[in-house]
RNA sequence: UAAGGUAGCUGAGCAAUCGCGUGUUUUAUACAUGAGGAAAGUCCGAGCACUAUAGGACAGAGUGCCAGCUAACGGCUGGUGAAGGCGACUUCAAGGCAAGUGCAACAGAGAUAUACCGCCGAUUUUUCGGUAAGGGUGGAAAGGUGAGGUAAGAGCUCACCCACAAUAUGGCAACUUAUUGGUGAUGUAAACCCCACUCAGUGCAAGGUUCGAACAGAGUAAUAUGGUUGUCCGCCAUGCUCUAAGGAAACCGCAUCAGUAUAUAGGCGACUAUAUGCGUAGAUAGAUGAUUGCAAAAACAGAACUCGGCUUAUAGGCUACACUUAUGUU
RNA sequence: GCGGGUGUAGCUCAAUGGCAGAGCACCGGCUUCCCAAGCCGGCAACGUGGGUUCGAUUCCCAUCACCCGCUCCA
Numbered sequence: 001u002a003a004g005g006u007a008g009c010u011g012a013g014c015a016a017u018c019g020c021g022u023g024u025u026u027u028a029u030a031c032a033u034g035a036g037g038a039a040a041g042u043c044c045g046a047g048c049a050c051u052a053u054a055g056g057a058c059a060g061a062g063u064g065c066c067a068g069c070u071a072a073c074g075g076c077u078g079g080u081g082a083a084g085g086c087g088a089c090u091u092c093a094a095g096g097c098a099a100g101u102g103c104a105a106c107a108g109a110g111a112u113a114u115a116c117c118g119c120c121g122a123u124u125u126u127u128c129g130g131u132a133a134g135g136g137u138g139g140a141a142a143g144g145u146g147a148g149g150u151a152a153g154a155g156c157u158c159a160c161c162c163a164c165a166a167u168a169u170g171g172c173a174a175c176u177u178a179u180u181g182g183u184g185a186u187g188u189a190a191a192c193c194c195c196a197c198u199c200a201g202u203g204c205a206a207g208g209u210u211c212g213a214a215c216a217g218a219g220u221a222a223u224a225u226g227g228u229u230g231u232c233c234g235c236c237a238u239g240c241u242c243u244a245a246g247g248a249a250a251c252c253g254c255a256u257c258a259g260u261a262u263a264u265a266g267g268c269g270a271c272u273a274u275a276u277g278c279g280u281a282g283a284u285a286g287a288u289g290a291u292u293g294c295a296a297a298a299a300c301a302g303a304a305c306u307c308g309g310c311u312u313a314u315a316g317g318c319u320a321c322a323c324u325u326a327u328g329u330u
Numbered sequence: 331g332c333g334g335g336u337g338u339a340g341c342u343c344a345a346u347g348g349c350a351g352a353g354c355a356c357c358g359g360c361u362u363c364c365c366a367a368g369c370c371g372g373c374a375a376c377g378u379g380g381g382u383u384c385g386a387u388u389c390c391c392a393u394c395a396c397c398c399g400c401u402c403c404a
Stems, first nucleotide, its partner, number of pairs: 001326004005321006013294006020034005025028001036300001040311002043309005048203004055233004060199005065079005080094001081092004095194002100192002102188003116135002118131005143161006162184002164181005170175001207252004216243005224238005246403001248401001257279001259278008331400007340354004348384001356372005377393005
């Protein structure tokens, strides 16, 4: 210098005029304050609330290497193994087809077991037996390479390599390393399934308080109706359904919390503890806007009970690293 | 806001993980004096992007579009 790798930040400000929501007050031409990093998707996990229980059985759903963090998680951190990259580094739904069952189209003789061509032996002319080295088909054909051996062949034997099992070593563990054993086993579980762990349901339109109006008619039935998840058992309540008909009224829930910034301490880290500081939306047809100027102002996009994550979208601008590779110069 | 569901030809619908099909519509031909009907033939699709698998409309994940349901008092 060029090409990368990793970790992050910002994504808007000021002034003038007009306007909107909320709060305060002295009720006015007043003052203060007013969207995001994703407010989004609603994919996970919780708080909170209700259902008279949240019990049992069966079904069902989810997660899936190990250890830790956390309120919790399918999240995060650190490791293990595998794959990719020259490298910094990145990625992985990564338990079990050495339990059972299913599936493997077409091609191919044969798809989990075979004998089409071939090789060898016998029989002698078309059969029988042996073989899985070689050919061919396929994504996949009975560990691979070489040597010995044999009628021809074959882990039949041996050497090296791969996988698996047993034993030992190190590690909390996943796993690693070593030795021994010819043990050689198709793939598929994002197929059924097995194993381990987790799961009561409904979501702020949950739910609570108050005002007003209405307070009629019909139907059904305790062997019933309703609630409790998909079913059954069990449990609880005594009503339920339809028609007609009213206000669509006000308030609470509803903004201070698993909050955030800095410092110190512990930890490789996620994170935790302590101290100090900060606190800034709250609508209910739904506010947060428009014009002009500084100056070209432009991305994705806009709260609706609240948090922790994940995923997706994102113009322009910026930062850090005793980070990596290549080339050149000293 | 919360919860649930669906995407296949122009339209309405099928499909066991193994060649994407049917009806209507459209186009061409036959038939007819002409049209309709009928017969024969043709065109045309798995919402998008990844993953699992030898192989995906089908299984899994993400995303896009569309549809449906849900209030309180008495």
Two RNAs folded together computationally: RNase P RNA and transfer RNA, 404 nucleotides in total. It holds a member of the Rfam family "Bacterial RNase P class A". Rfam classes the family as a ribozyme.